Source information: A computed fold for a 75-nucleotide RNA from a Candidatus Omnitrophota bacterium, annotated as transfer RNA. Taxonomically the source falls in Candidatus Omnitrophota (Bacteria, Pseudomonadati).

């Protein structure tokens, strides 16, 4: 240089084109002398960026970008 996969909450991961969610992690509050556990409530998201289709796009389509694999080249 060419293919190819991924890109969502602080992490891993969901979400049939139709209200953006879960465990952990944080934070308070019960329980405990107190701490772990365990209950219970909440906080956190321009869904990689930038256009396009559509009545609506996390999702389908172009392009940048990072990231990972695999091929090729040079040295």
């Nucleotide at each position: 240089g060419g293919g190819c996969a991924a890109g969502u909450a602080g992490c891993u991961c969901a979400a049939u084109g139709g209200c953006g969610g879960a465990g952990c992690a944080c934070u308070c509050g019960g329980u405990u002398u107190a701490c772990a556990u365990c209950c219970g409530a909440g906080u956190g998201g321009u869904u990689a960026c930038a256009g396009g289709u559509u009545c609506g796009a996390g999702u389908c389509c172009u392009g940048u970008c990072u990231u990972g694999c695999c091929c090729a080249c040079c040295a």
The coordinates come from a structure-prediction model, not an experiment, and the mean pLDDT is 82.